[in-house]
RNA sequence: AGGGAAGUGGCUCAAUGGUAGAGCAGCGGUCUCCAAAACCGCUGGUUGCAUGUUCGAAUCGUGUCUUCCCUG
Numbered sequence: 001a002g003g004g005a006a007g008u009g010g011c012u013c014a015a016u017g018g019u020a021g022a023g024c025a026g027c028g029g030u031c032u033c034c035a036a037a038a039c040c041g042c043u044g045g046u047u048g049c050a051u052g053u054u055c056g057a058a059u060c061g062u063g064u065c066u067u068c069c070c071u072g
Base pairs, nucleotide, nucleotide: 001071002070003069004068005067006066007065010024011023012022013021018055026042027041028040029039030038048064049063050062051061052060
């Protein structure tokens, strides 16, 4: 330099154009003599960034940043 993959809650990951979710973690509650476990509920996201297409974008296009892999 060229090619490919990934980037979404604190962490690990879903969601292939139509209200952004799950598990773990955190907080509160039930239970218990206490705690753990279990169960119930809650909080937390400008979907890496910018721009475009569209009635509508995490999703499609372009550019860009970071990480990893391949080629040289």
Predicted 3D model of a 72-nucleotide RNA (transfer RNA) from a Clostridia bacterium. The coordinates come from a structure-prediction model, not an experiment, and the mean pLDDT is 83. Rfam family: tRNA. Rfam classes the family as a transfer RNA. Rfam's curators write: Transfer RNA (tRNA) molecules are approximately 80 nucleotides in length. Taxonomically the source falls in Clostridia (Bacteria, Bacillati, Bacillota).